[in-house]
Source information
Predicted 3D model of a 112-nucleotide RNA (Guanidine-I riboswitch aptamer) from Acinetobacter sp. Rfam family: Guanidine-I riboswitch aptamer. Rfam's curators write: This family represents a conserved RNA structure found upstream of the ykkC and yxkD genes in Bacillus subtilis and related genes in other bacteria. The function of this family is unclear although it has been suggested that it may function to switch on efflux pumps and detoxification systems in response to harmful environmental molecules. For this family Rfam cites "An uncommon [K(+)(Mg(2+))2] metal ion triad imparts stability and selectivity to the Guanidine-I riboswitch" (Trachman RJ 3rd and Ferre-D'Amare, RNA, 2021). Model confidence (mean pLDDT): 80 of 100.
């Protein structure tokens, strides 16, 4: 900017993993202490490696059938405005992203 009408967007939550920030372990380097060496210990640094079976007052993703708002829509009304925005069991499999999920395919397939 345009569209949409069991409409759209936003906040939060159930839930989700691990790209980033942290945590943890190990590695390397430096310093301290001990007893001359070895050895073990403590602290710090590193654009190091691994880890989400790390439980994070960091961040991120996040519901058609969850929450709360806003806009929109429909009807009534001269207008201001008012009312309504109902109902809703649900695989497997696949997809995106770093990865996964109640995200997307999907108010799908199926069921009543």
């Nucleotide at each position: 900017a345009a569209a949409a009408a069991a409409g759209u967007g936003a906040u939060c939550u159930a839930g989700g993993g691990u790209u980033c920030c942290g945590g943890u372990a190990c590695a390397u380097u430096u310093u301290c202490a001990a007893a001359a060496u070895u050895u073990a210990g403590a602290a710090a640094a590193u654009g190091g490696u691994a880890u989400g079976u790390c439980u994070g007052a960091g961040a991120c993703c996040g519901a058609g059938a969850g929450u709360u708002c806003a806009c929109g829509g429909u009807u009534c009304g001269c207008a201001a405005g008012a009312a309504c925005u109902a109902c809703a069991c649900g695989g497997a499999g696949g997809g995106a992203u770093a990865a996964a999920a109640g995200c997307c395919c999907g108010g799908g397939a199926g069921g009543u």